[in-house]
Context: one part of a larger RNA
RNA sequence: CGCUGGUUAAGGAACUCUGCAAAUUUGCCCCGUAACUUCGGGAUAAGGGGUGCCUCCGCGAGGAGGUCACAGCAAAGCGGCUCUAGCGACUGUUUACUAAAAACACAGGACUCUGCGAACUCGUAAGAGGAAGUAUAGAGUCUGACGCCUGCUCGGUGCCGGUAAGUCAAAGGAGGGGGUUAAUCUUCGGAUGAAGCCCACAACUAAAGCUCCGGUAAACGGCGGCCCUAACUAUGAGGGUCCUAAGGUAGCGAAGUUCCUUGUCGGGUAAGUUCCGACCUGCAUGAAUGGCGUAACGACUGGAGCACUGUCUCAACCGGCGACCCGGUGAAAUUGUAGUCGCGGUGAAGAUGCCGCGUACCCGCAGCUAGACGGAAAGACCCCAUGAACCUUCACUGUAGGCUGAUAUUGGUAUUAGGUAUGUUUUGUGUAGGAUAGGUGGGAGGCUGAGAAGUGGAGACGCCAGUCUUCAUGGAGCCAUCCUUGAAAUACCACCCUGAACCUGCUUGAUAUCUAACCCCGUUCCGUGAAUCCGGGCGGGGAACAGUGUCAGUUGGGCAGUUUGACUGGGGCGGUCUCCUCCUAAAAUGUAACGGAGGAGCUCAAAGGUACCCUCAGCCUGGUUGGCAAUCAGGCGUAGAGCGUAAGCGUAGAAGGGUGCUUGACUGCGAGACAAACACGUCAAGCAGAGACGAAAGUCGGAGCUAGUGAUCCGGCGGUUCCGAAUGGAAGGGCCGUCGCUCAACGGAUAAAAGGUACUCUGGGGAUAACAGGCUGAUCCCGCCCGAGCGUCCAUAGCGGCGGCGGGGUUUGGCACCUCGAUGUCGGCUCAUCACAUCCUGGGGGUGAAGAAGCUCCCAAGGGUCCGGCUGUUCGCCGGUUAAAGUGGUACGUGAGCUGGGUUUAGACCGUCGUGAGACAGGUCGGUCCCUAUCUACUGUGGGCGUACGAAACUUGAGGGAUUUUCUCUUUAGUACGAGAGGAUUUGGAGGGACGCACCUCUGGUGUUCCUGUUGGCUCGCCCGAGCCAGCGCAGGGUAGCUACGUGCGGCAAGGAUAAGUGCUGAAAGCAUCUAAGCACGAAGCCCUUCCCAAGAUCAGGUUUCGUUGAGUCCCCUCGAAGACUACGAGGUUGAUAGGUCGAUGGUGUUAGGCUGGCAACAGUCUCAGCCGAUCGAUACUAACGGACGAACG
Repeated sequence: CGCUGGUUAAGGAACUCUGCAAAUUUGCCCCGUAACUUCGGGAUAAGGGGUGCCUCCGCGAGGAGGUCACAGCAAAGCGGCUCUAGCGACUGUUUACUAAAAACACAGGACUCUGCGAACUCGUAAGAGGAAGUAUAGAGUCUGACGCCUGCUCGGUGCCGGUAAGUCAAAGGAGGGGGUUAAUCUUCGGAUGAAGCCCACAACUAAAGCUCCGGUAAACGGCGGCCCUAACUAUGAGGGUCCUAAGGUAGCGAAGUUCCUUGUCGGGUAAGUUCCGACCUGCAUGAAUGGCGUAACGACUGGAGCACUGUCUCAACCGGCGACCCGGUGAAAUUGUAGUCGCGGUGAAGAUGCCGCGUACCCGCAGCUAGACGGAAAGACCCCAUGAACCUUCACUGUAGGCUGAUAUUGGUAUUAGGUAUGUUUUGUGUAGGAUAGGUGGGAGGCUGAGAAGUGGAGACGCCAGUCUUCAUGGAGCCAUCCUUGAAAUACCACCCUGAACCUGCUUGAUAUCUAACCCCGUUCCGUGAAUCCGGGCGGGGAACAGUGUCAGUUGGGCAGUUUGACUGGGGCGGUCUCCUCCUAAAAUGUAACGGAGGAGCUCAAAGGUACCCUCAGCCUGGUUGGCAAUCAGGCGUAGAGCGUAAGCGUAGAAGGGUGCUUGACUGCGAGACAAACACGUCAAGCAGAGACGAAAGUCGGAGCUAGUGAUCCGGCGGUUCCGAAUGGAAGGGCCGUCGCUCAACGGAUAAAAGGUACUCUGGGGAUAACAGGCUGAUCCCGCCCGAGCGUCCAUAGCGGCGGCGGGGUUUGGCACCUCGAUGUCGGCUCAUCACAUCCUGGGGGUGAAGAAGCUCCCAAGGGUCCGGCUGUUCGCCGGUUAAAGUGGUACGUGAGCUGGGUUUAGACCGUCGUGAGACAGGUCGGUCCCUAUCUACUGUGGGCGUACGAAACUUGAGGGAUUUUCUCUUUAGUACGAGAGGAUUUGGAGGGACGCACCUCUGGUGUUCCUGUUGGCUCGCCCGAGCCAGCGCAGGGUAGCUACGUGCGGCAAGGAUAAGUGCUGAAAGCAUCUAAGCACGAAGCCCUUCCCAAGAUCAGGUUUCGUUGAGUCCCCUCGAAGACUACGAGGUUGAUAGGUCGAUGGUGUUAGGCUGGCAACAGUCUCAGCCGAUCGAUACUAACGGACGAACG
């Protein structure tokens, strides 16, 4: 010193994030018990009283009497309590190993699905769970007892329902197209081209889904803005307007939600960032993601009080176990080598190791942690990686599964609908015309008793004229040829067209039905002895559906694979990414930055080519309307104009303006250069062809020039003397031309791609951020200069505009230099140390200084520099004091010293944001702080050697350290001063505070066995009397020692040299001047003085005494108010060193035993007795026995 226990004066939470921890309380009996309440509770509420032993009485509970102690549940064991909020109803559950909670669960509520081979779940399936259950059941989701309630919104997303229309796959498939070619034709080049085969295309049929139409919020979700307005003001019942699917109702509200914010008011407190009650300005409350209340409950989270306390003021003592010493045994991390100091500097920017200076004999032991950017863990923060992993979704691409269709398994019959074929029967109105003339052909007769005309009924069609069919009646006719017409009779026949009806066949779909596939069920059967199995039989139900296979559409974060850019004064957010022009650019070219400025992603059929012609802008003068400016005339006018578009360059001898004719805005090439990593890019004479303009020479391969853009792959279109998988063709390809990219992240990863991670991980980085250091010093702080002004007057008592110059390195920054194979981060506690720009105290100058009190400046760092309330706070505000409650540095000093409240992991809640996973310098509750010290440094304490003989004492003091304080009262004096109020300097005296040193007489504490009392038990056989255990059992006291809360003492004074300042004399400078020479004052500061250490002060000092005739020392022994060990001190028989004994002191409080009294407990007396550790004295009874070393060398 640590751990673990015991006790503690006075105070009693002042401690602290927080009463953390500890203390208090505690059993039983009696009395008594509030608000509130779900009437059960709350409740052991709270609070108060009693409690032993003996005798008697009573069945007992108990009563009466007696009696002892400080204390009777005497020990052990055994709730502290109350008030008030938040959250959650409750008992429960949870992150095994940092979170026990407000999180989860819960009974209750609601919605949704599910009719049984249930839904749902597991499984490829068989099968199983659900359930040997059946809607009062099961599954999923949300909410979370109970009470009062649960508003508006269906536009979005989802779910449910509907389905006329649109869209729509596989499949089926009419049809036309293409290739080939038997054949035919042929100008002999070729052309046409059936069937078949092949190739693509494809009308039409075709479900779900989607679109669409509705419903649904206890589905996911959402629930406004502006302006005006009442007779003070304020407010706004009210009005206007815009938007919306609808604009937040009740309730609650600075909240676990409120940023501003410590909102404002009230309460509580001396003082309240917390708390409670209100207000409402709700950044950003709000109704089953439930809203608001709520008794009871809670190892939950706030606030307050009572009790109680070592939490604290402020610490002390004591026990045990470690530490320490001895004996035994005996790890670990770590470790480049180490002969391992301080300061200043330097330096990859914080040095034991470099430079300089200083300091330092050699070596241990016990301690302490400031440093060794100490140890431990290839930083978890941050960034990076064309890293990883999980998670999410309206990222991309797939996929299990679901739904739907086709088809196979898969059959019969009927009805019905569509298509189609044959057949039958019908239908058909331009105008003219008897009138509803389909076309063409034949045709002169046809129909009728097997019932004509006419009449009546029914049906179909309809252009409303009529036509057709049929039934009844009727009983003999009815039509054609003739008239009109392009066409003539449906008089009659045949073949056709359009639409319709019907029969039959085929086909497609739908519906119904059948049973035999297929599925399911039953048991009275059999294999079969046992059978909830298997197979069969019998019976029943369903049924060509379902199920299953294949194909197809749709849905599909259920699952999977991935993507999710770079630059960047860290990253993110923002901005940017290609091209052109200028500056930067340093007179060739070129040249960077998240340097400074602008443009482009086109345009023009003329704004191109050519030939010829012309000259601008602006200004002046004159001139109708006419003005500054329109058109006209004259003049000046090198370019200031114009040149499509930015800028630069260029340009009047045109590139500008105009007119004519035109298409060179051509084809095939291209010597040679520029530029350039490459790929791209730029200029270009000349040749050939065919042209335009010009008389010609000539010019023309777009535009005064420099932007107007995109490689490759893939694919389309046109052309082509190219290739054509036996051959011929074809398909397909090549070549030439051309088209399709905001591939704009613009040298373009893919046709096709977003997010989260605090649950995280890996590899790296001090190449890169957060802390600290460094550099810098914009900002910050401080000072100086100038002096506009303020100050009644007056720049400078005190201030000081606009400006200027510095210093510091405490702020916020900038930079990114050490550290990412780790330099722990705010605040507090503890302990400091330095600077001075001084808060107090000391000394001075000025004052707008009367005094007192101030203001301001100068000197000065010796000492000092408070306690509380709130908050994690630093800070700040507040209460009360003070002489004062200083400012800063020290890794924002100090976590191998402590704490861990804040921040900053994992859990959870709220608000806000986000579809979501999640996120928030927003709030809130909870949440593992390791290290035995090797070196340096420091605090102590020893050994060695040295100090030129060996010793024992006593000293000097170089040097170092400590100390250094301040207030009040009083005297001077109610004086100086002042009108008064008020009120000193100075001198003397007294008493305090804080701090320090020492001590234990006093006052207290402790005092683990000194005394006494006493509970429960055990032992000594029992009684008596003792001992032991239970925290020293507990309790009451307490000697020595150690101690503070106790006591004593200390700071002074004096001297020397000074600071600011004040002077004397005094020139330079005939004056003046504190200064230049000289002299004198002047501060808590400096040096002394005082105290302590100190000759390893290696410069090792001095003095005295002793010493081989042995100085002296050590070992050893007995010990100590000395002590970790060592050391130091006392003693060692010539002895009181320790123990014992005796006496005394002191403590306790009257032993045992006897006697007496009492029934007994018990009391009295012998007896201020007995016992008694450390204290004092005496006394050798016991133990101090026994050994060794040691200096005249040089």

A computed fold for a 1194-nucleotide part of an RNA from a Planctomycetaceae bacterium, annotated as large-subunit ribosomal RNA, half B. Its Rfam family is "Bacterial large subunit ribosomal RNA". The source organism's lineage runs through Bacteria, Pseudomonadati, Planctomycetota, Planctomycetales and Planctomycetaceae.